[in-house]
RNA sequence: GGACUCGUGGUCUAGUGGUUAUGACGUCUCCUUCACACGGAGAAGAUCGCCGAUUCGAAUUCGGCCGAGUCCA
Numbered sequence: 001g002g003a004c005u006c007g008u009g010g011u012c013u014a015g016u017g018g019u020u021a022u023g024a025c026g027u028c029u030c031c032u033u034c035a036c037a038c039g040g041a042g043a044a045g046a047u048c049g050c051c052g053a054u055u056c057g058a059a060u061u062c063g064g065c066c067g068a069g070u071c072c073a
Base pairs, nucleotide, nucleotide: 001072002071003070004069005068006067007066010025011024012023018056027043028042029041030040031039049065050064051063052062053061
C1' cells in the first nucleotide's frame, strides 16, 4: 500500500428502513435474614465511533475519515 470483517449503556450482546434501541452480567434502592449470601420487586445508565449523503423516516442503505482485528504484498 491492497482486500475483508467489526465499532450499540461499565462489560458482553440482539436489533439489517417505521412504537420508548433487546437481553445477560455488573451498579443503586426496597423486601426477605440476627447478619451475609441466595432469592423477589423496582430504578438509573447508550442521541448506536465521527462527518456528510439518500429517504416522509437511518443503529440499519451509500461515501469519506478515525480506531480494532485477520489476510496478501

The RNA shown here (transfer RNA) has 73 nucleotides and comes from uncultured Methanomassiliicoccus sp. Its mean pLDDT, the model's own confidence on a scale to 100, is 83. Its Rfam family is "tRNA". Rfam classes the family as a transfer RNA. The organism belongs to Methanomassiliicoccus, within Archaea. The sequence was found in a public genome assembly.